[in-house]
RNA sequence: AGAGUUUGAUCCUGGCUCAGGAUGAACGCUAGCGGCGGGCUUAAUACAUGCAAGUCAAGGGGUAGCAAUACACCGGCGUACGGGUGCGUAACGCGUAUGGAACCUGCCCUUAUCUGGGGGAUAACUCGGGGAAACUCGAGCUAAUACCGCAUAAGAUAGUAGAAUGGCAUCAUUCAGCUAUUAAAGAUUUAUUGGAUAAGGAUGGCCAUGCGUAAGAUUAGAUAGUUGGCGAGGUAACGGCUCACCAAGUCUACGAUCUUUAGGGGCUCUGAGAGGAGAAUCCCCCACACUGGCACUGAGAUACGGGCCAGACUCCUACGGGAGGCAGCAGUAGGGAAUAUUGGGCAAUGGGCGGAAGCCUGACCCAGCCACGCCGCGUGCAGGAAGACGGCCCUCUGGGUUGUAAACUGCUUUUAACUGGGAAGAAAAGAGGCCUUGCGAGGCAAGUUGACGGUACCAGUUGAAUAAGCCACGGCUAACUACGUGCCAGCAGCCGCGGUAAUACGUAGGUGGCGAGCGUUAUCCGGAUUUAUUGGGUUUAAAGGGAGCGUAGGCGGCUGAUUAAGUCAGCGGUGAAAGGUAGCAGCUUAACUGUUUUACAUGCCGUUGAUACUGGUUAGCUUGAGUUGACAGAAGGCAGAUAGAAUUCCUGAUGUAGCGGUGAAAUGCUUAGAUAUCAGGAGGAAUACCGAUUGCGAAGGCAGUCUGCUGCAGUCACACUGACGCUGAGGCUCGAAGGUGCGGGGAUCAAACAGGAUUAGAUACCCUGGUAGUCCGCACAGUAAACGAUGAUUACUAGAUGUUGGCCAAGCCAGUGUCCAAGGGAAACCGAUAAGUAAUCCACCUGGGGAGUACGCCGGCAACGGUGAAACUCAAAGGAAUUGACGGGGGUCCGCACAAGCGGUGGAGCAUGUGGUUUAAUUCGAUGAUACGCGAGGAACCUUACCUGGACUAGAAUGUGCGAGAAGUAUUUAGAAAUAGAUACGCCAGCAAUGGCUCAAAACAAGGUGCUGCAUGGCUGUCGUCAGUUCGUGCCGUGAGGUGUUGGGUUAAGUCCCGCAACGAACGCAACCCCUGUUGUCUGUUGCCAGCGAGUUAAGUCGGGGACUCAGACAAGACUGCCUACGCAAGUAGAGAGGAAGGAGGGGACGACGUCAAGUCAUCAUGGCCCUUACGUCCAGGGCAACACACGUGCUACAAUGGGCGAUACAGAGUGUUGCGAGCUAGUAAUAGUAAGCCAAUCACAAAAAGUCGUUCACAGUUCGGAUUGAGGUCUGCAACUCGACCUCAUGAAGCUGGAAUCGCUAGUAAUCGAAUAUCAGCUAUGAUUCGGUGAAUACGUUCCCGGACCUUGUACACACCGCCCGUCAAGCCAUGGAAGUUGGGUAGACCUGAAGCGGAAGGUAAAAGAUUUCGUUAGGGUAGAAUCAGUAACUAGGGCUAAGUCGUAACAAGGUAGCCGUACCGGAAGGUGCGGCUG
Repeated sequence: AGAGUUUGAUCCUGGCUCAGGAUGAACGCUAGCGGCGGGCUUAAUACAUGCAAGUCAAGGGGUAGCAAUACACCGGCGUACGGGUGCGUAACGCGUAUGGAACCUGCCCUUAUCUGGGGGAUAACUCGGGGAAACUCGAGCUAAUACCGCAUAAGAUAGUAGAAUGGCAUCAUUCAGCUAUUAAAGAUUUAUUGGAUAAGGAUGGCCAUGCGUAAGAUUAGAUAGUUGGCGAGGUAACGGCUCACCAAGUCUACGAUCUUUAGGGGCUCUGAGAGGAGAAUCCCCCACACUGGCACUGAGAUACGGGCCAGACUCCUACGGGAGGCAGCAGUAGGGAAUAUUGGGCAAUGGGCGGAAGCCUGACCCAGCCACGCCGCGUGCAGGAAGACGGCCCUCUGGGUUGUAAACUGCUUUUAACUGGGAAGAAAAGAGGCCUUGCGAGGCAAGUUGACGGUACCAGUUGAAUAAGCCACGGCUAACUACGUGCCAGCAGCCGCGGUAAUACGUAGGUGGCGAGCGUUAUCCGGAUUUAUUGGGUUUAAAGGGAGCGUAGGCGGCUGAUUAAGUCAGCGGUGAAAGGUAGCAGCUUAACUGUUUUACAUGCCGUUGAUACUGGUUAGCUUGAGUUGACAGAAGGCAGAUAGAAUUCCUGAUGUAGCGGUGAAAUGCUUAGAUAUCAGGAGGAAUACCGAUUGCGAAGGCAGUCUGCUGCAGUCACACUGACGCUGAGGCUCGAAGGUGCGGGGAUCAAACAGGAUUAGAUACCCUGGUAGUCCGCACAGUAAACGAUGAUUACUAGAUGUUGGCCAAGCCAGUGUCCAAGGGAAACCGAUAAGUAAUCCACCUGGGGAGUACGCCGGCAACGGUGAAACUCAAAGGAAUUGACGGGGGUCCGCACAAGCGGUGGAGCAUGUGGUUUAAUUCGAUGAUACGCGAGGAACCUUACCUGGACUAGAAUGUGCGAGAAGUAUUUAGAAAUAGAUACGCCAGCAAUGGCUCAAAACAAGGUGCUGCAUGGCUGUCGUCAGUUCGUGCCGUGAGGUGUUGGGUUAAGUCCCGCAACGAACGCAACCCCUGUUGUCUGUUGCCAGCGAGUUAAGUCGGGGACUCAGACAAGACUGCCUACGCAAGUAGAGAGGAAGGAGGGGACGACGUCAAGUCAUCAUGGCCCUUACGUCCAGGGCAACACACGUGCUACAAUGGGCGAUACAGAGUGUUGCGAGCUAGUAAUAGUAAGCCAAUCACAAAAAGUCGUUCACAGUUCGGAUUGAGGUCUGCAACUCGACCUCAUGAAGCUGGAAUCGCUAGUAAUCGAAUAUCAGCUAUGAUUCGGUGAAUACGUUCCCGGACCUUGUACACACCGCCCGUCAAGCCAUGGAAGUUGGGUAGACCUGAAGCGGAAGGUAAAAGAUUUCGUUAGGGUAGAAUCAGUAACUAGGGCUAAGUCGUAACAAGGUAGCCGUACCGGAAGGUGCGGCUG
């Protein structure tokens, strides 16, 4: 000192959470020792038992005893201290500082004086009585330092008049007078000690005052002894403290009163500090002593271990009466998460009494219990690698780690155990002895006293011997692996982990942290500048009041003088001690303790100064403010009058069938004459053009014209006043629209309502009507996105420019706008009209929701407005900006995307694939585009993965090979076969060792088309052959990011050019590669044949040839190179030239970064999981071929541009020895038989077909079409039943061009025609892939549909619109409000009664006491019972939360009707509509 958490990422705002310290703690696990401290925070609940306050015989009389002595009583002193607790108390209670001229003070000290002389009682005791007891009554005797008179009276007190001094108003002090009243106590050992009065001191107390000392305003008024006065009483003393009378005051927004909570302080914890929190232990003060009241005694009490009364409770009782008070120390019960021994001692310190010895002392000093805290010590140290065993992990013949750790060797002995020694704390005082002294008194020597305790401490002996745990290990936060589990069990402080590979759960190993402790929980401070004095904010994040006037208050211009309140300085007093800080010292150290000085205690009081600033007083000033004069301005306000246009309605006229309305319609109006047109009239409301980016007003707001009344800013002049100012809590006034009341008015428009449409619905949007209202007057209401989301005022800080008003006009002032500087801001942005720099005052904010809600109060006729919470719940909510994605946003561009065309599909039959259904099985996969003639380029068996049945179990294949055998061939039995047997024949190479081949035990490695394509590799589809995707450096931005890559052109293209804070580069584009189109060169066999020769019926057939075609190698060629036009250029255009080809010549291969958890575990490979006499393997048969149906892809057709028949022409590219197979023969044919040639530019497949020529058919279900079916055959194959193809004959279905919809194609393309190949025994091929033949039409164009690219815009989306998200209803849980009632607390005031005590009166007495009566006060009790607080409650209301409920789709994009605010009405719900406002 910070960190985590909102987002795809960023900056900010903002909350939540964590790391630190602390505790009178508690709980869990664990535990060796010592020192010093601490220990009922809860029930101020109730208490058994013991102890906690006595002492004095030198005050008195007595009893017992020989005496020492003891005992009760009278008397004295003490019991008001010490000890406990925190109920009450918000107060002069406490703290601090003053005052007492308004007071008291026992014991103690000092000073002065006095102490004379009398009297009457009473307890004890004796006698008698009552009672269970507690206790008590009567009679009698007696003493005092007990009690009462008398004398004396300095002094005191009271009265009275005088003088002096002083002060602070009453007055105080001193001096000398007069009058009245008032004292005493003795004891004795003769040393002393006591008593009285007075003054003073000290100590302790009492009273008063200033200041400080909780929360709530949802507590705003309180108060009758209340406030003051005169008088009296009372008190130690002042005082309404009390009383009579008089007056009507007193307190309060600077918070009275009321309610709630609470002992206060020194201090303690925390914090850098300022602060915040607390009020244990120790110290000071206060209050209390079972609850309430009361006084007595006394120096002192309204008295913890005293009294009286009342009450509650407990105990005793003979029932008549009595006793008691642990919040003293122990202890008990109870409560509670929780807090100790019924211990020892007066040795020390202190207290009471006493002359003293001494006695008493649960104060105190010690010990016991408890890790409750702080501090200290220990559990060993050194060496030791075979890096042991074991554990754990791994890539597993091995390695890593635990780990120098252990074993083992040596050393030490704190501590523990045992033995022995052994303290300090004690100083004395007193008594006695000695000495000094006039008296108080002082000195010396000897001797006495220890609970703790045989404790601390010291020495010795033995021996590593007696001693380690707890928590954590995903990030924050130091520390990681394996197994188990599988959104389960569980974890969690926050974020969050867990759905089969969990470093986050549980366990283990390892590691980290702390350590006799460690974690958890609770609480406080800190971090939190998150209440901000130090030290925050308010345009958009929470937050400026709707606006003005103005009271209190706060703040205030310039110059003098004075004062000295604030302020500053010096000095003095006080701020207790302890504590804290620093030094030193004592316990072995530390904690702990002692001591000293310093510092601190930031405060209060006094005093002396200073006088700049602030304040007070006073004298001035003019610049702030105001007044005056002149000029001129405007939709400022109020009232009245008036004008024209328009809408509607009425009357009349013209006129005829529609009008009106919409996206399209309908409702509505109209032949009873509408709409339209004309004329006249009525009435209400609003003021076109001017008009604007304008003006005015405090805001709301204000618009025809004229008149009256009235308010105001501005400019110029500088005459007047002389700080008169600014702000403004409360208060008062104004305040759009809507709304309310009463009375008018009512044309238009128009909530509600009605009807018509739309729609799945349509309580809406659209249409037709239509009432409140809209208008006026009076009154209320008081809110808006009342906004510049920006309070008012003043000053200062660069410029540019538009506009309004004014003037004496190069300009200035006042408004109103725009762009910008510095600066500010999270950014957007603001920027002299500040959101800059400063000052003053006011208002407001402190996470989101709950909620502007509830309750209460105030206001209102009501609607409602103002004020304004909590429980509970979440970890976010939010602002600005960025990149994407998206939009029923915009712009530009492209594509067979549309359009223009050609041909299809969708209808029929068949083929094929899929879905569905069926089945024992119909194996599996592919499923929008991007599955569906797809994997499969070929399912009769095999394939085959599926089903049924039969078999095998180291297995069907391969390797190693104990062993055996040649290999193998043939026959045969059972069986469906697999398989299991049987028989016969059979010996290779090598000289040999051995090798080859076959079978094969055991063992090691099996096997799986089982699961997971969401664990993967590889491969592939798609966007898309779309033009994009990025990087380095630089620059911009706080940053995410941007720039580059955008812009202007151009291109098929991020292709190129220009411009530019960018300059370059990479992957893509293009090119390089292949085929094809032209030419050349070279080479000519199997290809070719022009010329020469030979030759045939014919034929490159032969000799030859290289000219041509062709083959195949190498070259050339095309680059907008040339011309014209346009253009800066790139480039574009041109039936241009040239050229075989022209602007990429045509085609192919080639697929950027990435997207779809796209597809594939069944091509293959592969992690993990699963099966192992089976989910493996073999065999036979079946199935993959089923069939009501639906879809995709195709073939053939529906015919005359055709069908049939005959004749006849022209390809290319392929394939062939398990092959292609000529020719010939047979068959109608499929084909068969025979057989030449060919391993191919040589032979064969092989016939190309459409075409052309000729002929027939004349529009029909046909000479179209060929499905289906019957019969007979051919071929392949072990085998064509399920389930092959082909041939022949016969049969001759649907179908006459195809609804909505939809597909392909832009040139050698579509269309059409045939040919070949792979797979393959054969074939389901009409499929797929190639090859050539014939060979079109159309494109104006980019509005629209689809897809894509770029730029821009909005966004509440980022799993990215298949997004997000609102409200009702239904379900569960939770807290809260209302509520008939009910329960408890709590009493004000009223009335009745009224103990003790105190006071008064009567009475009584010689005077008193006592008894008695009575009045007042009053605790308590009773009656009825308001306010108020709390609990509970049938029922009820809204709210919050909860993976997958219902209804809609309100908001976010123009969210599909822009949204939102206020108000009113309406509706299942979001919401809709009206009126006014805002732009977010």